[in-house]
RNA sequence: UUCUCGAAACGGCAAACCCGACGAAAGUCGGUGACGCAAAGCCAUAGGGCCUUCGGUCGGCACCCGCCGACCAUGGCAGCCUGGUUCCCGAA
Numbered sequence: 001u002u003c004u005c006g007a008a009a010c011g012g013c014a015a016a017c018c019c020g021a022c023g024a025a026a027g028u029c030g031g032u033g034a035c036g037c038a039a040a041g042c043c044a045u046a047g048g049g050c051c052u053u054c055g056g057u058c059g060g061c062a063c064c065c066g067c068c069g070a071c072c073a074u075g076g077c078a079g080c081c082u083g084g085u086u087c088c089c090g091a092a
Stems, first nucleotide, its partner, number of pairs: 005090002012037002018031005035079001041085003046082003049077003055072007
């Protein structure tokens, strides 16, 4: 010095709830708040998984508007797992 690793310290992030904005929803962003996190930084066009269905397809009812059901991401989740990539500190 690097890698594995994760004691300590300086710092960092921020789950749920609640409020506001956006969105069809999932969810995202901001505020509040800390359950946790050594990558809880980034990548969803790396693979798997999960969530949602505006819209589309099919079916049923109705046969005018429409209603219901099934399926489908092109919408999301990196705080689900694996992977990729970058990074602070340095005890064992």